[in-house]
Order: sequence, then C1' cells, then structure tokens
RNA sequence: AGUAGAGGUGCGGUGUUCAUCAGUAGUUUGCGUGCAAGCCGUCGCAGGGCGUUGCGUGAGCGAAAGGGGAGGCUGCCGAAGAGCCUGAGGCGCAAGGGUAUCUGGCUUGGCAGAGAACAUCUGCCCGGUUGUCACUUAAACUAAGUGGAGGGCUACU
Repeated sequence: AGUAGAGGUGCGGUGUUCAUCAGUAGUUUGCGUGCAAGCCGUCGCAGGGCGUUGCGUGAGCGAAAGGGGAGGCUGCCGAAGAGCCUGAGGCGCAAGGGUAUCUGGCUUGGCAGAGAACAUCUGCCCGGUUGUCACUUAAACUAAGUGGAGGGCUACU
C1' cells in the first nucleotide's frame, strides 16, 4: 500500500402498513353581526335598506405534509451525524459537491433548538455501558485501574 473482517438496542436508503397529526385546515348550510365601490330612497342631505370582502357561532362532510411504531428489501462499519464552504447572480433557500473542524458505538438524566406533541431528531454537559489499542498491577491464559482515538483496531498478502 492492497484485500478481508470486528464492535450491536450498530449506522443509512427505500417501499408497505398502523396510530398520531385531528374532528385540525378546508368545505356545505342555518343564524347573528358587518364593509368598499355602487344601487334604492330624498328636491338635496341625513337616517334607513340592498349590496355573499369579513367576523362569531350551531349542524353536516372532512384531509394532507413533516415526524413516529412494526416489519420487508437494500447499501454499509466515518457506517453516519453535526459545523463550515460551495450550489446561490440583491436577501433567503433545496438536491448535489468539497472539507486533516468535531464525534469509536449505544444510552438514563439535565440544558438549548426544531416539532401539534409528554413522540422523535440535532447540539452540549455530568454519568452508565460496550468494543479496541497502549501502559501499570496481580498467587496471571484472565481480572482490575489509568489514558487515547476511527487518519483507529484485527488477520492475510
């Protein structure tokens, strides 16, 4: 340098289905209230009436998107996520692309943001747990302690 692998509630993608979103948005109709231009009315003005912008309320019909659970198929083990740059011509913004900026994985809790939500996601912090390597200790084929990070670790060529 290349190839193949390991960490497990492992990380992504894409359909199906279920609940939630929500009896919400919207829509039909009844009632109440009410407006511009304009019309009726008047000799003229005013008052008043009509005039479906609108608002409130009763009844009927009644979603969707994002996110979530289950399971199917599939790509994988910096899998992937976040930050920054680009995409992006005055501002904002998507897919995609770049990045030697951070994070080994999972997770209870706390804080912040997003979200309809007590679901869930993202970031940070204290902790727990787990894999890996290094060092140290030991009556040692394993256990404990400390520390590091994936640009790592193991095996083979």
Model confidence (mean pLDDT): 79 of 100.
Lysine riboswitch aptamer from a bovine gut metagenome, 157 nucleotides, folded computationally.